[in-house]
RNA sequence: GCACUCGUAGCCUAGCCAGGAUAGGGCACUGGCUUCCGGAGCCAGGGGUCGCAGGUUCGAACCCUGCCGAGUGCA
Numbered sequence: 001g002c003a004c005u006c007g008u009a010g011c012c013u014a015g016c017c018a019g020g021a022u023a024g025g026g027c028a029c030u031g032g033c034u035u036c037c038g039g040a041g042c043c044a045g046g047g048g049u050c051g052c053a054g055g056u057u058c059g060a061a062c063c064c065u066g067c068c069g070a071g072u073g074c075a
Base pairs, nucleotide, nucleotide: 001074002073003072004071005070006069007068010027011026012025013024020058029045030044031043032042033041051067052066053065054064055063
C1' cells in the first nucleotide's frame, strides 16, 4: 500500500442480510424490601447523540461515500 472483518451504556452482547420509527438483554451501579450486619434473593430506577462526518429516503443502528480506531491476511 491492497483486501477482508469489526466498532451499539462502565464491561459484554442481540438487532444490520431484508430500513418502519419508545434501540433489547446480561453483568456492574443506585434506591427499597429482606438480614443483627453483609451476601444471596425479590422489586424499582438511572445510564446510549448505535466510532466521527456527509449522502440517499417520508423515515437510517441498518443502505451508500469518506475519515478515525482495532484485528487478520497478502505484498
Molecule: transfer RNA
Organism: Promethearchaeota archaeon